[in-house]
RNA sequence: GGGGAUAUGGUUUAGUGGUAUAACGCUCGCUUAGCAUGCGAGAGGUCCUGGGUUCGAUUCCCAGUAUCUCCA
Numbered sequence: 001g002g003g004g005a006u007a008u009g010g011u012u013u014a015g016u017g018g019u020a021u022a023a024c025g026c027u028c029g030c031u032u033a034g035c036a037u038g039c040g041a042g043a044g045g046u047c048c049u050g051g052g053u054u055c056g057a058u059u060c061c062c063a064g065u066a067u068c069u070c071c072a
Base pairs, nucleotide, nucleotide: 001071002070003069004068005067006066007065010024011023012022018055026042027041028040029039030038048064049063050062051061052060
């Protein structure tokens, strides 16, 4: 220098053109003499950034940024 992949709550991750899923973690409640386990409820996400297409974009297109990887 060129090619490819990835970017989504605190962490890991699913997902697809129609206001995003689960697990762990956190908070509260029940259970216990107490803790753990278990059960129930809740908070927490401008879906990496900017632009475009569309009635509508996390999803499609373009550019950029970061990380990983292959080639030279």
The RNA shown here (transfer RNA) has 72 nucleotides and comes from Octopus sinensis.
Its Rfam family is "tRNA". Rfam links the family to the GO term triplet codon-amino acid adaptor activity. It is annotated as a transfer RNA.
The RNAcentral record of the sequence draws on Ensembl Metazoa and Rfam.
The same sequence occurs in records of 2 taxa.